[in-house]
Context: one part of a larger RNA
Molecule: large-subunit ribosomal RNA, domain I
Organism: Nitrospinota bacterium
RNA sequence: CGUAGAAGGGCAUUCAGGGGAUGCCUUGGCGCCAAGAGCCGAAGAAGGGCGUAGUUGGUUGCGAUAAGCUACGGGGAGCCGCCAGCAGGUGUUGAUCCGUAGAUCUCCGAAUCGGGAAACCGGGCAUGGCGCAAGCCAUGUCAUCGGCGGCUGAAUACAUAGGCCGUCGAAGGCGACCUGGGGAACUGAAACAUCUCAGUACCCAGAGGAAAAGAAAGCAGAGCGAUUCCCUAAGUAGCGGCGAGCGAAAAGGGAACAGCCCAAACCGGACGGGUGUCAAGCCCGCAGGCGUUGCCUGUCCGGUGUUGCGGGACGUGUCUUGGCCGGGUUGCGGACCGGCCGGGGAGUUACAAAGGCAAAGUCUAGCCAAAGGGCCUGGGAAGGCCCGCCAAAGAGGGUGAGAGCCCCGUAGGCGAAAGAGUUUGCCCUCCCUGGGACAUGUUCCCAAGUAUCGCGGGGCACGAGAAACCCAGCGUGAAUCAGGGUGGACCAUCAUCCAAGGCUAAAUACUACUUGGCGACCGAUAGUGAACCAGUACCGUGAGGGAAAGGUGAAAAGAACCCCUGUUAGGGGAGUUCAAAGAACCUGAAACUGAAUGCCU
Repeated sequence: CGUAGAAGGGCAUUCAGGGGAUGCCUUGGCGCCAAGAGCCGAAGAAGGGCGUAGUUGGUUGCGAUAAGCUACGGGGAGCCGCCAGCAGGUGUUGAUCCGUAGAUCUCCGAAUCGGGAAACCGGGCAUGGCGCAAGCCAUGUCAUCGGCGGCUGAAUACAUAGGCCGUCGAAGGCGACCUGGGGAACUGAAACAUCUCAGUACCCAGAGGAAAAGAAAGCAGAGCGAUUCCCUAAGUAGCGGCGAGCGAAAAGGGAACAGCCCAAACCGGACGGGUGUCAAGCCCGCAGGCGUUGCCUGUCCGGUGUUGCGGGACGUGUCUUGGCCGGGUUGCGGACCGGCCGGGGAGUUACAAAGGCAAAGUCUAGCCAAAGGGCCUGGGAAGGCCCGCCAAAGAGGGUGAGAGCCCCGUAGGCGAAAGAGUUUGCCCUCCCUGGGACAUGUUCCCAAGUAUCGCGGGGCACGAGAAACCCAGCGUGAAUCAGGGUGGACCAUCAUCCAAGGCUAAAUACUACUUGGCGACCGAUAGUGAACCAGUACCGUGAGGGAAAGGUGAAAAGAACCCCUGUUAGGGGAGUUCAAAGAACCUGAAACUGAAUGCCU
């Protein structure tokens, strides 16, 4: 140097292993719509501990009556939950199951007899029981605060505080929505301090099915006529280290509509205080009579009254409006008060308030419900072919592949012993007729430590600005209709409204919960964190953080029996099945590992 060539290496193919992508599937999620419901709790909630089955680990149910007890209704053949087996029961004398109503309902928990390291410990009283006794057991009851009523009762005489009893209520939980009390920062301004984020997040209190607001001391400059919500006005007017940025209102169009009650003046009554015999007074007229009646004042109750072309009270005048009965200091008449009948009106969410009956429809179980066979392929027919049928039903799901006529259903109808709630009507209740309308007036009333003003703040789109308006703090401090507020400094004129008391449905917001429905939403690294025993396992002293994990097959038919072996591991036969799809189980990609063969080295 050449040839051959083991091991090793590379490439390719095939077959395996490994792994769990992909496809298909869906019991679970996500979003939305409609309707319902919108609260539960000392009659012990929400949420838990511990128990409870013949056998019982978890879960579900239930509570010492313990996977249950009673009644009523539905239903009609099996049943003793998920969850098999064994051992036993039960059911057409109607079980299991479903609905309604009830019974039971341990211990903790607001937890409430006291304590306490929740699910434990220790008591008082009453009643009953057991025991020779010490003692033990059962049932009931015993917290606090507030309202109302009553009893009792200190220092201290009356009284009050306090104590006790009865009765009614409160407390605690709860997803979002709502109102109120507090209230950030990161951020933006390309830094940052006013400003912004934002009255947001968060904390606290309270309430309701909604909450809040609400019948003008309002807007406006034509006039309108409570509030709320939507569209628009409008990114306008404005505000703004005139930066960043913030940002209306009226008018207009819609949704929905609803208005009321008090305080005061005045009248009457009850109770209390003061004053009071020449009497004033007792509704008016005439006659008779009474007289601590009267007057002033305070509280309570009833009547009246509620407004801004001012209203009301009181007095006067005019007009108008059913009947009957009764009343007082006596008689008659008028006026006044009360009752009955008739007539009219309204009502349970405000304007007063409670209940009953009936009907209709709804909810809480259910019921009826049309119409198909054959042949072929196949493991299997719902597929293909042939011939039919129903349809107010050809929505959907299931059944061994793809079914209007097989099953559940669907269209359309039917149904409640019991309970719930809705609507309507009647009973019922209330108001007017017992008053109302108009005119007039010298008189009285019309919400006070309020309005206003000053100071320093806050809210208004408005950052002190020319800064009105609204709110509370400190101070000051009016007027009552010849009055007062407002109309963006302020003044005049003009216009408009009536504060300092209160109630009020609907249109609006939300959905933990129940029922029904829908989706150019997801399909297991997706969709909830959670399709599965998940707020679990696990981590953390704690607040808190927080997973992974679905699929045999139509049906367990889940592999008798034999063999290898230390083997209940694994494998080979046999058997099941359409198929081993063989439980580490549908499909079974890739990385990665191995074997065989070929080629190269």